[in-house]
RNA sequence: CCGCUCUUAGCUCAGCUGGAUAGAGUACCGGAUUCCGAUUCCGAUGGUCGGGGGUUCGAAUCCCCCAGAGCGGG
Numbered sequence: 001c002c003g004c005u006c007u008u009a010g011c012u013c014a015g016c017u018g019g020a021u022a023g024a025g026u027a028c029c030g031g032a033u034u035c036c037g038a039u040u041c042c043g044a045u046g047g048u049c050g051g052g053g054g055u056u057c058g059a060a061u062c063c064c065c066c067a068g069a070g071c072g073g074g
Base pairs, nucleotide, nucleotide: 001073002072003071004070005069006068007067010026011025012024013023019057029043030042031041032040050066051065052064053063054062
């Protein structure tokens, strides 16, 4: 220098084909259970989907630019 992949909750990730209110596990917080704790069960909180722009009635999803991480080639 060229090409490819990835970036979604504190953490690990799903969401592939554009459409329903953006989800799961875990962590944290509250409650139940217990003599207390662990375990188990219930609930709540937490996201401008890496940043910006575009297409579209509608974008986490498609296109472009930028940033970061990884892999390959020269």